Predicted 3D model of an 86-nucleotide RNA (transfer RNA) from Desulfurococcaceae archaeon AG1. The prediction has a mean pLDDT of 80. The organism belongs to Desulfurococcaceae, within Archaea. Its Rfam family is "tRNA". By type it is a transfer RNA.

[in-house]
RNA sequence: CCCCCCGUAGCUCAGUGGCAGAGCGCCCGGCUGUAGUGGGGCGGGCGGAAACCGGGUGGUCAGGGGUUCGAAUCCCCUCGGGGGGA
Numbered sequence: 001c002c003c004c005c006c007g008u009a010g011c012u013c014a015g016u017g018g019c020a021g022a023g024c025g026c027c028c029g030g031c032u033g034u035a036g037u038g039g040g041g042c043g044g045g046c047g048g049a050a051a052c053c054g055g056g057u058g059g060u061c062a063g064g065g066g067u068u069c070g071a072a073u074c075c076c077c078u079c080g081g082g083g084g085g086a
Base pairs, nucleotide, nucleotide: 001085002084003083004082005081006080007079010024011023012022013021018069025057026056027055028054029053030052036046037045062078063077064076065075066074
C1' cells in the first nucleotide's frame, strides 16, 4: 500500500429491504420453606436460599452521508477489531 471478514441489549449472538429479537445476566413477584433465631422438649412464631414458574428491564443496529415509500440490511466515506497478500 492492496484485499477480505466483523461491529446489533451488560455478555454471547440471530435478524441480509417491511414491527429490532433469542439465550444468559439484572430487577420484581409466585411457589418451596434449607440454614439460622428462640429453646430442656414439643407446638407455634420470626426468617428466608437453590431449583422451578410468571412478569419486567434494557439499543444512536460503530459514526456520518446517500439510494428507497420504507435501511440493522443496499451504496460511499470515516473509526475500531481480526485475517491475508506485497